[in-house]
RNA sequence: AGCUUAUCCAGAGAAGGGGAGGGAGAGGACCCUGUGAACCUUCGGCAACCUUCAGGCCUUGAGCUUGAAAAGGUGCCAAUUUCCGCCGGAAGACACCGGAAAGAUAAGAA
Numbered sequence: 001a002g003c004u005u006a007u008c009c010a011g012a013g014a015a016g017g018g019g020a021g022g023g024a025g026a027g028g029a030c031c032c033u034g035u036g037a038a039c040c041u042u043c044g045g046c047a048a049c050c051u052u053c054a055g056g057c058c059u060u061g062a063g064c065u066u067g068a069a070a071a072g073g074u075g076c077c078a079a080u081u082u083c084c085g086c087c088g089g090a091a092g093a094c095a096c097c098g099g100a101a102a103g104a105u106a107a108g109a110a
Stems, first nucleotide, its partner, number of pairs: 003108006013043005021032003027084003044077003049073002051069007058061001081102001086099004
């Protein structure tokens, strides 16, 4: 890299360095950005996947589920994963609704 499972309309930014791009991805739209992008560092924060504690359930399994916590392992801190794209529905067309694909993150298996 690939595979499995879960989640993805909530939430949370300042300072210093840096110096022109950034928003994964062909293409399109839209947006952020010299009132300082990417990236790096420090500090702060969010969340609750792993984790810890307490309870519930029956199928008794390192099962499922409810609540609480936040020390640790990750992750994240513009916009729904920014929106469209592919399939279906709806439709004069757009808006719109459902799903997939792809992606991201976590945990796991070989």
Molecule: SAM riboswitch aptamer (S box leader)
Organism: Pelotomaculum sp. UBA3103